Overview
A computed fold for a 74-nucleotide RNA from a Candidatus Saccharimonadota bacterium, annotated as transfer RNA.
RNA sequence: GCGCCCGUAGCUCAGCUGGAUAGAGCAUCACCUUGCGGUGGUGGGGGUCGCAAGUUCGAAUCUUGCCGGGCGCA
Numbered sequence: 001g002c003g004c005c006c007g008u009a010g011c012u013c014a015g016c017u018g019g020a021u022a023g024a025g026c027a028u029c030a031c032c033u034u035g036c037g038g039u040g041g042u043g044g045g046g047g048u049c050g051c052a053a054g055u056u057c058g059a060a061u062c063u064u065g066c067c068g069g070g071c072g073c074a
Stems, first nucleotide, its partner, number of pairs: 001073007010026004019057001028044005050066005
């Protein structure tokens, strides 16, 4: 330099044939349970879906550029 893959909550990821308020587990916080803690139960908070632009009535999802990471080739 060329090609491919990945980037979504603090962490690990799902969702990617465009359309219902953007989700799960763990973590965290509150409450219940307990003499305390743990376990268990209920609930809450937390996201400009890497950045920007384009297409579209509508984009996490499609297109382009850039940024970061990984792999292969040279």
Taxonomically the source falls in Candidatus Saccharimonadota (Bacteria, Bacteria candidate phyla). The coordinates come from a structure-prediction model, not an experiment, and the mean pLDDT is 80.